[in-house]
RNA sequence: GGGGUCGUAGCUCAGCGGGAGAGCGUCGGUAUGGCACGCCGAAGGUCGGGGGUUCAAAUCCCCUCGACUCCA
Numbered sequence: 001g002g003g004g005u006c007g008u009a010g011c012u013c014a015g016c017g018g019g020a021g022a023g024c025g026u027c028g029g030u031a032u033g034g035c036a037c038g039c040c041g042a043a044g045g046u047c048g049g050g051g052g053u054u055c056a057a058a059u060c061c062c063c064u065c066g067a068c069u070c071c072a
Stems, first nucleotide, its partner, number of pairs: 001071007010024004018055001026042005048064005
């Protein structure tokens, strides 16, 4: 320098055109003599950034940044 994969909640990830979600974690409630487990609920997101296509983009296209990897 060129190719490929990935980037979504604090962490690990799903979602691949039309509701942003799960598990764990955090906080509150319930329960217990108390704690843990369990159960119920809540908070938490510029979907890496910019542009384009579309009635509509996390999702499709282009550029760019970062991580991993292959080739040279």